[in-house]
RNAcentral holds the sequence, with entries from ENA. Predicted 3D model of a 367-nucleotide RNA (Bacterial RNase P class A) from a Gammaproteobacteria bacterium.
Order: sequence, then C1' cells, then structure tokens
RNA sequence: GGAGUCGGCCAGACAGCCGCUGUCCCUGCGGGGAUGGAGGAAAGUCCGGGCUCCGCAGGGCAGGGUGCCAGGUAACGCCUGGGCGGCGCGAGCCGACGGAAAGUGCCACAGAGAAGAUACCGCCGAUGGCCCCGCAAGGGGAUCAGGUAAGGGUGAAAAGGUGCGGUAAGAGCGCACCGCGCCGGUGGUAACACACGGCGGCACGGAAAACCCCACCCGGAGCAAGACCAAAUAGGGGAACAGGCGGUGCAAGCCGCCACGUGUGGCCCGCACGGUUCCCGGGUAGGUCGCUUGAGGUGCCUGGUGACAGGUGACCCAGAUGAAUGGCUGUCCACGACAGAACCCGGCUUACCGGCCGACUCCUUUU
Repeated sequence: GGAGUCGGCCAGACAGCCGCUGUCCCUGCGGGGAUGGAGGAAAGUCCGGGCUCCGCAGGGCAGGGUGCCAGGUAACGCCUGGGCGGCGCGAGCCGACGGAAAGUGCCACAGAGAAGAUACCGCCGAUGGCCCCGCAAGGGGAUCAGGUAAGGGUGAAAAGGUGCGGUAAGAGCGCACCGCGCCGGUGGUAACACACGGCGGCACGGAAAACCCCACCCGGAGCAAGACCAAAUAGGGGAACAGGCGGUGCAAGCCGCCACGUGUGGCCCGCACGGUUCCCGGGUAGGUCGCUUGAGGUGCCUGGUGACAGGUGACCCAGAUGAAUGGCUGUCCACGACAGAACCCGGCUUACCGGCCGACUCCUUUU
C1' cells in the first nucleotide's frame, strides 16, 4: 500500500424567525415565561416477560413448542462460553446438532439389484455334466449347471477403505494398518476427547424439515385489557299524590266510560297515545385514571474468559387521544438513507445515503 474479518458509535451541523404539544410558574384570564418533545430500527407483530380481567384443588389425556453441554436472565426459540460437524490459507463464519439395534411406513428417475441385498456387462467354470485328442494316466475346448460383489455401468446413496496373502475366479476368507461398534481406563462439571487397554471380522445405508419415541416447557384473552365519575333515553324498583261514574271485590286493587293532557290539524269532529312528581338503580354520550420511575439509563469500583451480577454517586430523558414533535431563511460540508411513538420492557428478523473508532487476518513492498 492492497484485500478482508469482527465489535462499537453517528445518522447533516450552526444561527435567526414563525408555529404545534406535555409539565411547572405568573396573570389584569386576553395571554406571558421557563423547560421537555421519536428511532436504531419507533417497523414486521415472529418469540419471551411485566401488568389487567376471566378461569383454575391436584393429576392425566388431547394440542402446541423447544431439542449437543454448561452458564446468564424476570423469561425466551435470546445471549455468552465450550463441544462436535461443515466452509475459509487465515482473522473468522455457518449448523432444527436428542433417538433410525421400540415399532410402522418411505427411498422418485435411472438401474440387474434400494435393505433379511442384487448376477446386466465382465471374471471364473476348480467341482458335476458335454465335445475333441489319447490304450491309459492325462491334456485341450466351449460354457450347460454353477461360482463370484475384485473391475465396468446406474444412482443422491450399491452393504467398510488401502495393501499383502489367498483362490478356478473372487470375497474380512486370513493378516497388517486405518475406520467402526461394545466394555473399561484417563482428562473434563458436562457435551466430548484420547497414536490408552481389551473384545468383536464388522453385526449398525439414508431420512425423524415422515408418523413416532424420549426429555423439558406451555390456562385463555388482551390497554378497544381494566377501574372510577356520570347528562339523556328506554326498561326495572320504591315513596308520595291523583276528577267523576259504573262493574267486580270484605278490602287493597283491577277493568270500562267520561273528563284531562300530548300528538296529528288553522280550528272542530275524528283517530292514536298517556297516570303525575321525586328518589334509588342502571350505565350511554362525555370525562378521569390506567400512562410512563422502569427487570430505567449512566460515571466509577468490585467479581467473572464472557453474557452478566453486586456496590456506590449523581440523573429523569415524549406521553398525545382528531392525536404534538413542523415550516421558512441564511452559512458551511462529505449534499444527508431507511423510516416515525400510542400500555411498558427483553430479544429476533427485515429496511437503510454514507461516515468514524477499535481489535485482528492474509498478500505485497521498504528498512
């Protein structure tokens, strides 16, 4: 100098003017002043928790989720550290990573054969049979039976690998090394590791993101949760008062007619409807709370590899509800992305112009 890996931070800056909104103060009630006012993702609503209401003795079934080990945490499917596997020269990155000797099912196409293996090509044909030569012993030939998983071919995958021996040809058939399984030992909290020992010729193909088995976890709905205050209307309860006549009844009361009131209508008739007042209760409109001080952020110290935890000091940092967080002007630069709270937190995922800082890796060059 170039190429890269990981972690953290910023998200145009400054000034002036005019607005919007929460809180506090002042006020002559018109207003004025002080101060706070979006994000790293406020997003997707995918996980986990707080909070609220409903349900709930306990246990089980069903259903859903998680799935190497240890730790962190309020909790998690998150994070940290470690193990194993894969990728990368490397810093590092990625992984639904329990069980396939509990059972059932599946393995398309191709291929002879796809899981209690298989004989298409090839190889062999020792043995039995056939043909030829030979008196015979024996020799030769073809490959009918048959043998064979070395080689070819198919496939994602063909039933351990390499070598030597062995054989008719072959084959864990035998042996050595490697691999594998089981038992033990050693190290490690554990996952797991070991060029430590023994046993077994090898039995156990893949797939559980097929059913399933095992272990652990999970009640439901969500701030339009929910609590309080409370006009009006309808329905409900209570008290007081209520014209005349008739029917019924011991009575209270009920029923009918008239009167009265309301509506329709200019008015009358007619028609329709109707006890009056007050209180309780109810809960609609509306209002208040929930609402932002919280698993809060932060400086320092301590413990820990780390996630994180403990101590201590100072801090308060949006809280709306037709819903604020904006507009204009000027100067400067690297010319400004994705996007905006709505009960609150912890995560994950997704979107994003660019810039800065730190740690580290590889290549090249110079000294």
Its mean pLDDT, the model's own confidence on a scale to 100, is 79.
Rfam family: Bacterial RNase P class A. About the family: Ribonuclease P (RNase P) is a ubiquitous endoribonuclease, found in archaea, bacteria and eukarya as well as chloroplasts and mitochondria.